The RNA shown here (SAM riboswitch aptamer (S box leader)) has 105 nucleotides and comes from Pontibacillus halophilus JSM 076056 = DSM 19796. The organism belongs to Pontibacillus halophilus, within Bacteria. The same sequence occurs in records of 2 taxa. The sequence is in RNAcentral, with records from Rfam and Ribocentre.
RNA sequence: UUCUUAUCAAGAGAGACGGAGGGACUGGCCCUGUGAUGUCUCGGCAGCGGACUCAUUCUGAGUGCUGUGCCAAAUCCAGCAAGUAAUAGGCUUGAAAGAUGAGGA
Numbered sequence: 001u002u003c004u005u006a007u008c009a010a011g012a013g014a015g016a017c018g019g020a021g022g023g024a025c026u027g028g029c030c031c032u033g034u035g036a037u038g039u040c041u042c043g044g045c046a047g048c049g050g051a052c053u054c055a056u057u058c059u060g061a062g063u064g065c066u067g068u069g070c071c072a073a074a075u076c077c078a079g080c081a082a083g084u085a086a087u088a089g090g091c092u093u094g095a096a097a098g099a100u101g102a103g104g105a
């Protein structure tokens, strides 16, 4: 980088450095000198893989020790299609794209 698979309306921030952009892409909307994005320290959330404990028929529950992940807004909303509704550009479902874990090439 790519393929497969599971999940994505819950949850969880302070300080230091630094100084202008950021929220993947496009449109919208929003965050941001009352200091964003980023890096570091400490803290926290969660429970995907491993480990351990308990129960057990397939497996389930728990701990959070370990490897990741995450800590503005539903993946911020939409993008494509179908249905519904009937002039409002709404609602529902699915897909696509994306993110993360695990496995493979």
Stems, first nucleotide, its partner, number of pairs: 001105008013042005021031003025079004043071003048067003051063005075097001080094005